[in-house]
RNAcentral holds the sequence, with entries from MGnify. Predicted 3D model of a 75-nucleotide RNA (c-di-GMP-I riboswitch aptamer) from a mouse gut metagenome. Its Rfam family is "c-di-GMP-I riboswitch aptamer". From the family's description: GEMM was predicted in a large-scale screen for bacterial structured RNA regulatory elements. Its family is annotated with cyclic-di-GMP binding in the Gene Ontology.

RNA sequence: GCAAACCGCGGGAAACCGCGGGACGCAAAGCCACGGGGUCUAAGGCGCAUGGGCGCUAAGACAGCCCGGCCGCCG
Numbered sequence: 001g002c003a004a005a006c007c008g009c010g011g012g013a014a015a016c017c018g019c020g021g022g023a024c025g026c027a028a029a030g031c032c033a034c035g036g037g038g039u040c041u042a043a044g045g046c047g048c049a050u051g052g053g054c055g056c057u058a059a060g061a062c063a064g065c066c067c068g069g070c071c072g073c074c075g
Base pairs, nucleotide, nucleotide: 001026002025006021007020008019009018010017011016024064030070031069032068035067036066037065038062039061040060044057045056046055047054048053
């Protein structure tokens, strides 16, 4: 310096995100999702079922999951 969980308000179908509060932690917990892997959600789509459902699917999301790239404080 940043800010987890949680709480409030708002956005979103959701994952999740923004703002405020709040600090679990972080020497990159700065940025990049159009570098690679992984994880999450499933609106829409496809299939099944028809007792309000189930399965698959990312173009949606996570950088505080890892590798990688770029910039960077002190010594």